[in-house]
RNA sequence: AACUUAUUCAGAAAGGUGGAGGGAAAGGCCCGGUGAAACCUUAGCAACCGGUCGCAAGACAAGGUGCUAAAUCCUGCCUCGAAAGAGGAAAAAUAAGGA
Numbered sequence: 001a002a003c004u005u006a007u008u009c010a011g012a013a014a015g016g017u018g019g020a021g022g023g024a025a026a027g028g029c030c031c032g033g034u035g036a037a038a039c040c041u042u043a044g045c046a047a048c049c050g051g052u053c054g055c056a057a058g059a060c061a062a063g064g065u066g067c068u069a070a071a072u073c074c075u076g077c078c079u080c081g082a083a084a085g086a087g088g089a090a091a092a093a094u095a096a097g098g099a
Stems, first nucleotide, its partner, number of pairs: 003097006013042005021031003026075003043068003048064002051060003072091001077088004
């Protein structure tokens, strides 16, 4: 890395360095010199794993991750539907596993 399982309409930002990109990819639509990416510091959110308590359901705390514009920003493929829309898949991300 492949692969497996679970989740994805909730939540949570300030400062410093930096200096033009960023939101996975395609199409859209957005964000960005009133400062993008990246890095650092501090803060926060959540609770997958681990921890403590508990028969369990669950509760607490926050050690390992993760995250802190927009539903995974939206759509694509399939089904239903006159439409609006609804459901599902694919892909992606994250966690826990993983010959």
SAM riboswitch aptamer (S box leader) from a Flavobacteriales bacterium, 99 nucleotides, folded computationally. Model confidence (mean pLDDT): 89 of 100. Of the family's consensus pairs, 97% are formed in the model. The sequence was found by an Rfam model in a public genome assembly. The source organism's lineage runs through Bacteria, Pseudomonadati, Bacteroidota, Flavobacteriia and Flavobacteriales.